This is a predicted structure of a 73-nucleotide RNA (transfer RNA) from Opuntiella californica.
RNA sequence: GUCUAAAUAGCUCAGCGGCUAGAGCAUAAGAUUGAAGAUCUCGUAGUCAUAGGUUCAAAUCCUAUUUUAGACA
Numbered sequence: 001g002u003c004u005a006a007a008u009a010g011c012u013c014a015g016c017g018g019c020u021a022g023a024g025c026a027u028a029a030g031a032u033u034g035a036a037g038a039u040c041u042c043g044u045a046g047u048c049a050u051a052g053g054u055u056c057a058a059a060u061c062c063u064a065u066u067u068u069a070g071a072c073a
Stems, first nucleotide, its partner, number of pairs: 001072007010025004018056001027043001029041003049065005
């Protein structure tokens, strides 16, 4: 340099173009306990990498850029 794949919560990941984007772990509060752990209940946490485009409607489709991983040279 060319090609391919990926980027979604603090972490690991889901998510046929259509509800207010979810799960596990982590974390806050409460119950329980002498205290802690475990368990249970209930929360918080997202400019869906960035910018444009298509569409009535985009995390999802298209283009460009950035970053990461791989292949080829």